[in-house]
Context: one part of a larger RNA
Molecule: large-subunit ribosomal RNA, domain VI
Organism: Reyranella sp.
RNA sequence: UGUUCGAGACUUGAGAGGAGCCGUCCUUAGUACGAGAGGACCGGGAUGGACGUACCUCUGGUGUACCGGUUGUGACGCCAGUCGCAGCGCCGGGUAGCUAUGUACUGGAGGGAUAAACGCUGAAAGCAUCUAAGCGUGAAACCCGCCUCAAAACUAGGUCUCGCUGAGAGUCGUGGUAGACCACCACGUUGAUAGGCCGCAUGUGCAAGUGCAGUGAUGCAUUCAGCUUAGCGGUACUAAUAGCUCGAUCGG
Numbered sequence: 001u002g003u004u005c006g007a008g009a010c011u012u013g014a015g016a017g018g019a020g021c022c023g024u025c026c027u028u029a030g031u032a033c034g035a036g037a038g039g040a041c042c043g044g045g046a047u048g049g050a051c052g053u054a055c056c057u058c059u060g061g062u063g064u065a066c067c068g069g070u071u072g073u074g075a076c077g078c079c080a081g082u083c084g085c086a087g088c089g090c091c092g093g094g095u096a097g098c099u100a101u102g103u104a105c106u107g108g109a110g111g112g113a114u115a116a117a118c119g120c121u122g123a124a125a126g127c128a129u130c131u132a133a134g135c136g137u138g139a140a141a142c143c144c145g146c147c148u149c150a151a152a153a154c155u156a157g158g159u160c161u162c163g164c165u166g167a168g169a170g171u172c173g174u175g176g177u178a179g180a181c182c183a184c185c186a187c188g189u190u191g192a193u194a195g196g197c198c199g200c201a202u203g204u205g206c207a208a209g210u211g212c213a214g215u216g217a218u219g220c221a222u223u224c225a226g227c228u229u230a231g232c233g234g235u236a237c238u239a240a241u242a243g244c245u246c247g248a249u250c251g252g
Base pairs, nucleotide, nucleotide: 005163006162007161008160009159010158011157015149016148017147018146021049022048023047024046025045026044027043033038052105053104054103055102059100060099061098062097066093067092068091069090070089071086072085073084074083075082076081110144111143112142117137118136119135120134168246169245170244171243172188173187174186175185176184193239194238195237196235197234198233199232200231203227204226209222210221211220212219213218
């Protein structure tokens, strides 16, 4: 842009893609078979490997926006307390997110039509013959079944609702479950969308100051303290104001 009025939702599935794997153990059964040695088909159950998909509760990794320890040096006049720089200076941990080595799940069952093959009935050909007419059984292959996309499937499908008493969309703004941009999604005062604030969770590990003990390094008490990012809940304090643009000749 089209889909022959415009719009918002919900759908059908022509068609396309994905998946399709392989062990071990128990049992049937030491049975069938075999002189013995050995040792099943069929069927039932359990448990794995690799591959794949999703996710972060658990186990871990990362986590230069969180916390702590510590070295050198400079600064805040000095002490104390802090800050800058040194690969985040180095080291020990770690929330959210992302993640695998972590967690969960799949390959199945079933149906249809068949291949090789095995059959039934059965003539040509008084017999025989699975085949010539006819009818069965039969495989990871084929068609369904499972998962994903899908009406640009141009035969452009269907259903519901709304609108010219303006449906709806965009612009603009706050953002993220989204993202290079765009798009998508949530929200815009009839408001919890983001920030702030409050509370909680989580992490770190017991702040500063003061007092006491010690010559001192330091320890003890106040103190499971202090601080706390991306998490959870609440709260209109701040910003989402007001508006503007497009939009269907009730449609051959």